[in-house]
RNA sequence: CUGCUCCCAGGCGAUGGAGCUCGCCAACUGCCUUGGCCUUUUGACCGAGGACGAUGGCUCCUACUGGUAA
Numbered sequence: 001c002u003g004c005u006c007c008c009a010g011g012c013g014a015u016g017g018a019g020c021u022c023g024c025c026a027a028c029u030g031c032c033u034u035g036g037c038c039u040u041u042u043g044a045c046c047g048a049g050g051a052c053g054a055u056g057g058c059u060c061c062u063a064c065u066g067g068u069a070a
Stems, first nucleotide, its partner, number of pairs: 010025004016061006031050006038043001
């Protein structure tokens, strides 16, 4: 460093928290347009702009946005 097994728990699933549930194990850190640098090209990195969702899924809360009533 890698592989296997057992036990106990844990972690992760593009913007916060909790419960249940599904998958996964370094799991995960998304997409579009444009400029710059490197590069034969793909690509990598940096900057700017844009769309979209607070869920992996369901429910609730919080934040944001819009509307209505009291």